[in-house]
RNA sequence: GGCCGGGUAGCCAAGUGGUAAGGCGAGGGUCUGCAAAACCCUUAUUCAGGAGUUCGAUUCUCCUCCCGGCCU
Numbered sequence: 001g002g003c004c005g006g007g008u009a010g011c012c013a014a015g016u017g018g019u020a021a022g023g024c025g026a027g028g029g030u031c032u033g034c035a036a037a038a039c040c041c042u043u044a045u046u047c048a049g050g051a052g053u054u055c056g057a058u059u060c061u062c063c064u065c066c067c068g069g070c071c072u
Stems, first nucleotide, its partner, number of pairs: 001071007010024003018055001025043006048064005
C1' cells in the first nucleotide's frame, strides 16, 4: 500500500430502513430483626466522527479515525 471483518450503555452483546432486545454491573424500592437471595423500577435520544440518499438511517453509499486479521 491492497483486501476483509469490527466500533451499539460502565462491561459483554442482539438488532441491519420505521423513535435500540437481553445479560452482568450500578442506583432506588418491596421483603427481612439485620443481611443474603428473590422480585419490581431506573440506567444508550452524539448507535466512533462527518457528508450524502430517503418522508424516515444504528441499518444503504462515500470520506475520515480507531481495533483485529490476511496479502504484498
Molecule: transfer RNA
Organism: bacterium